[in-house]
Context: one part of a larger RNA
RNA sequence: CUGGGCGUAAAGGACGCGUAGGCGGGUUGGAAAGUCUGAUGUGAAAUCCUACAGCUCAACUGUAGAACUGCAUUGGAAACUUCCAACCUAGAGUAUGGGAGGGGGAGAUGGAAUUAGUGGUGUAGGGGUAAAAUCCGUAGAUAUCACUAGGAAUACCUAAAGCGAAGGCGAUCUCCUGGAACAUUACUGACGCUAAGGCGCGAAAGCGUGGGGAGCAAACAGGAUUAGAUACCCUGGUAGUCCACGCCGUAAACGAUGUCAACUAGGUGCAGGGGGUGUUGAUCCCCUCUGUGUCGCAGCUAACGCAUUAAGUUGACCGCCUGGGGAGUAUGGUCGCAAGAUUAAAACUC
Numbered sequence: 001c002u003g004g005g006c007g008u009a010a011a012g013g014a015c016g017c018g019u020a021g022g023c024g025g026g027u028u029g030g031a032a033a034g035u036c037u038g039a040u041g042u043g044a045a046a047u048c049c050u051a052c053a054g055c056u057c058a059a060c061u062g063u064a065g066a067a068c069u070g071c072a073u074u075g076g077a078a079a080c081u082u083c084c085a086a087c088c089u090a091g092a093g094u095a096u097g098g099g100a101g102g103g104g105g106a107g108a109u110g111g112a113a114u115u116a117g118u119g120g121u122g123u124a125g126g127g128g129u130a131a132a133a134u135c136c137g138u139a140g141a142u143a144u145c146a147c148u149a150g151g152a153a154u155a156c157c158u159a160a161a162g163c164g165a166a167g168g169c170g171a172u173c174u175c176c177u178g179g180a181a182c183a184u185u186a187c188u189g190a191c192g193c194u195a196a197g198g199c200g201c202g203a204a205a206g207c208g209u210g211g212g213g214a215g216c217a218a219a220c221a222g223g224a225u226u227a228g229a230u231a232c233c234c235u236g237g238u239a240g241u242c243c244a245c246g247c248c249g250u251a252a253a254c255g256a257u258g259u260c261a262a263c264u265a266g267g268u269g270c271a272g273g274g275g276g277u278g279u280u281g282a283u284c285c286c287c288u289c290u291g292u293g294u295c296g297c298a299g300c301u302a303a304c305g306c307a308u309u310a311a312g313u314u315g316a317c318c319g320c321c322u323g324g325g326g327a328g329u330a331u332g333g334u335c336g337c338a339a340g341a342u343u344a345a346a347a348c349u350c
Base pairs, nucleotide, nucleotide: 004321005320006319007304008303012318015200016199017198021194022193023192025088026087027086028085029084030083031082033081034080035077036076037075038074039073040072041071042070049065050064051063052062053061054060091191092188093187094186095185096183097182103177104176105175106174107173108172109171110154115149116148117147118146119145120144121143125136126135162169163168206247207246208245209244210243211242215241216240220236221235222234223233258317259316260315261314262313263312266295267294268293269292270291271290272289273288274287275286276285278284299306300305323350324349325348332343333342334341335340
């Protein structure tokens, strides 16, 4: 390379936008690069193959033929691919309309709770655990009432629910802003799909500068437990968690399932939109599109299971895998302030 694969055995890139490239709807006409076909030239000899012949046979050798699957030139064909021209509307997009949503950014505001402070009431305990102790408290704690301060998170609603490309998103109000679904006709006329590089986004932890710091809490200290206890439990407690700006670029970043399109029984729940001279008062019922669950047929699967949201049947494009260990390591490159990330072997060994 061929071949076979990627839910769980090795293997889907964390996610998107998009460049090159690859692939690409319908009709008509033309061209003839790919494609098909004819002719001519060439394709050295030897070798290979076929027939015959020569060494007693064979190997070997000789003669003739075929072949040398190729290349070039030239004549033709036009179904398919390609290119050119013209057109079409089923793909894609735009406009219009009324709705849904924790989608994103900024600002303002609220209540519950924890903690701290001040003051009042009040007196001996409180706290914690399996049990205790460290700890707090007569310098008045815990409890309770009032006020004040500050930070973080937003109970109920809450759901098998919603939104977002993924990460993720949850108090209320205002402003700015992205996307999707549905309906209606109108418009553009293949404008599309995928996507190596590239660019952007990317939980938590971590890093830099400056703020902030209530609660929680790595590290750390003490008390217990224990043979020991660098733990689990308890009392404290610093980074951090929060904000602004800038880095980091990784996760069981998971549906462990790449994106797009077409086709292939149904039942049922939920969410959003639309329709119905079904019934019409509401409501209920029916149909339909989109999303999201669940059960299940055919089919698939090693099995588990998947099953119109496919892991079924196919096509297009990308990424990735190729026995275990060594190793996601060394070295080099790139990126980073660092931590490290990324790309990524070999010897050796079973």